[in-house]
Molecule: transfer RNA
Organism: Thermoplasmata archaeon
RNA sequence: GGACCUGUAGUGUAGCCAGGAUAUCACUGGGGCCUCCGGAGCCUCGAACCCGGAUUCGAAUUCCGGCAGGUCCG
Numbered sequence: 001g002g003a004c005c006u007g008u009a010g011u012g013u014a015g016c017c018a019g020g021a022u023a024u025c026a027c028u029g030g031g032g033c034c035u036c037c038g039g040a041g042c043c044u045c046g047a048a049c050c051c052g053g054a055u056u057c058g059a060a061u062u063c064c065g066g067c068a069g070g071u072c073c074g
Base pairs, nucleotide, nucleotide: 001073002072003071004070005069006068007067010027011026012025020057029045030044031043032042033041050066051065052064053063054062
């Protein structure tokens, strides 16, 4: 330098192929119930689409350009 893959809550992860209303689940965190206290269990709340642009009525999803990480080739 070239090709390909990946990037989503604090952590991990589904959703992307084939665009649709409020982005999934688990753990963690806040509050509550329960308990003598704690734990477990149950209820509830908070928190995320790597960045910029384009297309579209509508983008996590499609397109373009970057950034970061990985694999391979030279």